[in-house]
Molecule: transfer RNA
Organism: Alphaproteobacteria bacterium
């Protein structure tokens, strides 16, 4: 320069033929304890890197960018 993988919640990661975005941990509030941990219940939290595009509808599927992890070349 050139291929390949990835980019979703505060952290890790699910999301199977394009049809209302999930769990865990955390984090808040109640209940439970004298207190605090644990447990039980209940709540907030992501326009899904960033733009365009196809489509009746796009986290999905095509182009552009960014960034991150990697294989090859190229120079020395």
């Nucleotide at each position: 320069g050139g291929g390949g993988u990835c980019a979703u919640a505060g952290c890790u990661c699910a999301g199977u033929u394009g049809g209302u975005a999930g769990a865990g941990c955390g984090c808040g509030a109640c209940g439970u304890u004298c207190g605090c941990a644990u447990c039980g219940u209940c709540g907030a939290g992501a326009u899904c890197a960033g733009g365009g595009g196809u489509u009746c509808g796009a986290u999905u599927c095509c182009c552009c960018u960014u960034g991150a992890c990697u294989c090859c070349a190229c120079c020395a």